[in-house]
Context: one part of a larger RNA
RNA sequence: CGAUGAAUGUUGAGAAAGCUCUUCCCUAGUACGAGAGGACCGGGAAGGAUAAACCUCUGGUGUGUCGGCUGUCCUGCCAAGGGCACCGCCGAGUAGCUAAGUUUAGCACGGAUAAGCGCUGAAAGCAUCUAAGCGCGAAGCCGUUUUCAAGAUUAACAUUCGCUAUAGACUCCUUGUAGACUACGAGGUUGAUAGGCGCUAGGUAAAAGGCCAGUAAUGGUUUAAGCCGAGGCGUACUAAUAAGUCGAG
Numbered sequence: 001c002g003a004u005g006a007a008u009g010u011u012g013a014g015a016a017a018g019c020u021c022u023u024c025c026c027u028a029g030u031a032c033g034a035g036a037g038g039a040c041c042g043g044g045a046a047g048g049a050u051a052a053a054c055c056u057c058u059g060g061u062g063u064g065u066c067g068g069c070u071g072u073c074c075u076g077c078c079a080a081g082g083g084c085a086c087c088g089c090c091g092a093g094u095a096g097c098u099a100a101g102u103u104u105a106g107c108a109c110g111g112a113u114a115a116g117c118g119c120u121g122a123a124a125g126c127a128u129c130u131a132a133g134c135g136c137g138a139a140g141c142c143g144u145u146u147u148c149a150a151g152a153u154u155a156a157c158a159u160u161c162g163c164u165a166u167a168g169a170c171u172c173c174u175u176g177u178a179g180a181c182u183a184c185g186a187g188g189u190u191g192a193u194a195g196g197c198g199c200u201a202g203g204u205a206a207a208a209g210g211c212c213a214g215u216a217a218u219g220g221u222u223u224a225a226g227c228c229g230a231g232g233c234g235u236a237c238u239a240a241u242a243a244g245u246c247g248a249g
């Protein structure tokens, strides 16, 4: 830009992906074979590699977070803290991200066939799977499974709304389940979209100050405290104001 203005939900022409391998058990130590050995067919179980999704579990990371420790500078000093030292070092660790973790997948079935195996059957009184006709037959082909998909210009279909400043969309703003930008999604006061605040799952591990014991270092108690809380629930306190643009021959 087209599809005769929109919103929402679909169909599927077409395209892409996938299609896997091994071991064990039963059938059965059966058929077969002198023995040694040892099946087809059929049924069941476990696993490898691969792929996708996810974070409940097991872990990793986690320069948000909590605690311990050293040196030095600073807050006048003690105590308590702050800065710097690879995140100063060390021990843990929520959300998120993640694999080595978890879950799922390959199946089954149908159609037409290849090599091959057949039925009926002449030419050629026989024979012959073939010449007419009919059937079986593969991880392969076409479907079935998953994903994209109406620029499928053959521009599809359904429902609802709309007829001139109206349906709807955008700019702008708060943003994340999205993200390089854009796009996409949730919202914009008729509001829980983000921040703040309150409570909390959870993390760390027992704050400071006081009191007690001890000459002191330190220990005990107040105390599962204090701090944090990317997650969850709630709450209009702050910011999403106001306004503009496009919009149907």
Base pairs, nucleotide, nucleotide: 001151005161006160007159008158009157010156014148015147016146017145020048021047022046023045024044025043026042032037050105051104052103053102054101058099059098060097061096065092066091067090068089069088070085071084072083073082074081075080109143110142111141116136117135118134119133168246169245170244171243172188173187174186175185176184193239194238195237196235197234198233199232200231202228203227204226209222210221211220212219213218
A computed fold for a 249-nucleotide part of an RNA from Candidatus Magasanikbacteria bacterium GW2011_GWC2_37_14, annotated as large-subunit ribosomal RNA, domain VI. The RNAcentral record of the full RNA draws on ENA. It matches the Rfam family "Bacterial large subunit ribosomal RNA".